[in-house]
Large-subunit ribosomal RNA, domain I from Deinococcus sp. NS-SX14, 522 nucleotides, folded computationally. Taxonomically the source falls in Deinococcus (Bacteria, Thermotogati, Deinococcota, Deinococci). Its Rfam family is "Bacterial large subunit ribosomal RNA". Gene Ontology terms of the family: ribosome and structural constituent of ribosome. Model confidence (mean pLDDT): 86 of 100. RNAcentral holds the full RNA, with entries from ENA.
Context: one part of a larger RNA
């Protein structure tokens, strides 16, 4: 030096555990000038951090609930509170520094400096910008995980290169809205003598098509379902007020009227009725949500540190889900099945109320959305890449008709069909998950969120930004009084404990690695 055995050290794998995550399902879904989201700084008797709160500062008031303890995590001392109901929980209110849309002016956020009114003073209130409005007054601004609409809009990539094409109207940027958004009551679909607002799902169908006819892209009608809901203006005409006037009349505002395609409405004449339907508006019994409450049934022995184990004999069960309790408990605790419950705030079905809602016949030809429809040029949407290219949208230039009208049915024409543009609103079925709950042939600390712990922390970076590691004594601290060695660290006794090779560097404690003892060997 090597090999082996044994005993240790080191190390932190493995096993077991779970306060944390993950996924799905259901619920719920906006906040803000009445100052949000998010912060800074404070705030405790003593207080560094977290949590709570705001100079009334781990809190103040009221209502409800609960019922014996309490002064947060947090374990100490001190001082207190509480059955005259504390603490806790729920609802409502008060207070709520400074910054922040930040809004009196400024500013290097949490700071600096003002003016006006009131007040003896301390101090209180007001003073940003834009929009609507004559005014009084009202509104906007900023934030929000994803979802939604709109305005802009890539490239890598694929085409085995690459330019049309694709990726993709994706990523990303911006604006806007809501609990959903968008769309929506046919100038529709398309061929059925048909259907009858929109949205979503299955299908139609990888079809019809588009396509350097390459790569690829890719419908719709129809059928089956989910959910269903329809309405209001503009105009003609009538009236009122105000204004203009060339006294014919015209304009503005408001009220009535009216709202459609087998055309409808207005006006005139005649007839008739006063019914039906019924809100999406108002109200809101009750229910639900936000605290809670009642809630069956077991003892003994035995092993053990400990019984819930084992043994014996019992009991309940609309409750043998689960968690906890010194090991493994239906009957010990919290619960569970099943019932009960709200002063306050919120939500909703719906009884009710109100708004609204109906004609027939004839005549008349007054109205029925104009820089619109359409056209040409340039683009774009759709399956449609310019093609035979309709239809919809629209940047430029043009530019109708008025119901004997107008648009459409894939160039165009005829016939035959369908519809009524150029104003607006509209629940549900649908999307999402910051939030709440439940569930899991999901993870179990190199996993699961980056984060089970002081986590978007420490740390890195000028900055945008990047971004960790780190869980486990024990049933209970009973966390080792006292003695000894030592400056201490550490250790030896003693003591606690079932266990201390469970001693805080603490469950288990693998391997590498390092020692010690012994044996063999070179």
């Nucleotide at each position: 030096g090597g090999u082996g055995u044994a005993u240790g050290g080191u190390g932190g794998a493995u096993g077991c555990c779970u306060u944390g995550g993950c996924a799905c399902u259901g619920g719920a879904a906006c906040c803000g000038a009445a100052g949000a989201a998010g912060g800074a700084c404070g705030u405790g008797g003593u207080u560094a951090c977290c949590u709570g709160c705001g100079a009334u500062a781990a809190g103040c008031c009221u209502g409800g609930u609960c019922g014996a303890g309490c002064u947060g995590g947090a374990u100490a001392c001190a001082a207190g509170c509480a059955c005259u109901g504390a603490c806790g929980c729920c609802a409502g209110g008060a207070u709520c520094u400074c910054c922040g849309a930040a809004u009196g002016g400024g500013g290097c956020a949490a700071c600096c400096c003002a003016c006006u009114g009131c007040g003896u003073a301390a101090g209180c209130a007001g003073u940003a910008u834009c929009c609507c409005g004559c005014a009084a007054g009202g509104g906007a601004u900023g934030g929000g995980a994803a979802c939604c609409g709109a305005g802009g809009g890539a490239a890598c990539u694929g085409a085995a290169a690459c330019a049309u094409c694709u990726a993709a109207g994706u990523a990303c940027c911006u604006c806007g809205a809501g609990g959903a958004a968008a769309a929506g009551a046919a100038a529709g679909a398309g061929a059925a003598a048909u259907c009858g607002a929109u949205u979503c799902c299955c299908u139609c169908a990888g079809u019809a098509g588009c396509g350097g006819c390459g790569a690829g892209c890719g419908a719709a009608a129809g059928g089956g379902g989910a959910a269903c809901a329809g309405c209001c203006c503009a105009a003609a005409c009538c009236g009122a007020a105000g204004g203009a006037u060339u006294c014919a009349u015209c304009c503005u505002u408001c009220g009535g009227g009216g709202u459609u395609g087998a055309a409808g409405g207005g006006c005139c004449a005649g007839c008739g009725a006063g019914a039906u339907c019924g809100a999406a508006g108002c109200c809101g019994a009750a229910a639900c949500a936000u605290a809670a409450c009642c809630g069956a049934a077991g003892u003994u022995g035995u092993u053990g540190g400990g019984a819930a184990g084992c043994a014996a004999c019992a009991u309940c069960a609309c409750a043998g889900a689960a968690g906890g309790u010194g090991a493994a408990a239906a009957u010990c605790c919290u619960g569970u099945a099943g019932g009960u419950g709200a002063a306050a705030u919120g939500u909703u079905a719906g009884a009710g109320c109100u708004a609204g809602u109906a004609g027939c016949u004839g005549g008349u030809a007054c109205c029925u959305g104009a820089g619109u429809a359409g056209g040409u040029c340039g683009u774009u949407g759709u399956u449609c890449g310019u093609g035979g290219a309709a239809c919809g949208a629209u940047g430029a230039c043009u530019g109708a008709a008025u119901c004997c009208g107008c648009c459409c049915g894939g160039a165009c024409c005829a016939c035959c069909g369908g519809g009524c543009a150029a104003g607006g609103c509209u629940a549900a079925a649908u999307a999402u998950u910051c939030c709440c709950a439940g569930u899991g042939a999901c993870c179990g600390a190199u996993a699961g969120u980056g984060a089970a712990c002081u986590a978007g922390u420490a740390c890195c970076g000028u900055g945008a930004g990047g971004g960790a590691a780190a869980g486990g004594c024990g049933a209970a601290a009973a966390g080792a009084a006292c003695c000894c060695c030592g400056g201490g660290a550490g250790g030896g006794g003693a003591g606690u404990g079932a266990a201390a090779u469970a001693g805080a560097a603490c469950c288990u404690g693998a391997a590498a690695c390092c020692a010690u003892a012994c044996a063999c060997u070179u």